The prediction has a mean pLDDT of 83. A computed fold for an 86-nucleotide RNA, annotated as c-di-GMP-I riboswitch aptamer. Its Rfam family is "c-di-GMP-I riboswitch aptamer". Gene Ontology term of the family: cyclic-di-GMP binding. The sequence was found by an Rfam model in a public genome assembly.
[in-house]
Parts: sequence; structure tokens; C1' cells
RNA sequence: UCCUCGAAAAGGCAAACCGGUCGCAAGGCCGGGGCGCAAAGCCAAGGGCCGAACUCGCUUGCGAGGGCGGCGGCCUGGCUGCCGAA
Repeated sequence: UCCUCGAAAAGGCAAACCGGUCGCAAGGCCGGGGCGCAAAGCCAAGGGCCGAACUCGCUUGCGAGGGCGGCGGCCUGGCUGCCGAA
């Protein structure tokens, strides 16, 4: 120094919930909050999940389909990265 790894310290991110706001919805953003996180940084590429329409089917409120949108704090993959005990 690199890889694996994750003790300590500094710094970082921020679940539920609450307020505001945008959206048909899933959900996003801002503030409070802090469950957790060593990639909880970036990329919707593969899988998965969620939503409102549409089409088809029927048992009429469910099932299927292919698009569209959302979730990166569900898994995999790609790129990048702070610190340094064992």
C1' cells in the first nucleotide's frame, strides 16, 4: 500500500411516528424525530414487492396480461468511497 475484516474515535446517513407540501395512488420533497446502517453513497441492469389506469376473463371483486409509475433501508450485479485495532 492492496484485499479480507469491523474494535475505537471523528464525521456521515436516517426507520416508525408527527407537522407542512406535491402526487389519482404507490410514494416523493422539506422540517422535527432516531429504529437502525461501514457503503442506509451512486446506477431501476436482473429478480422481487407496491400503485392507479387500460385490456381480457369470470364467480362482480377477484384473477391474468403487457406497458407506465414507485420502492436502492428486499436480494443480486456494476461503479465509487472515510477511518485503521485485532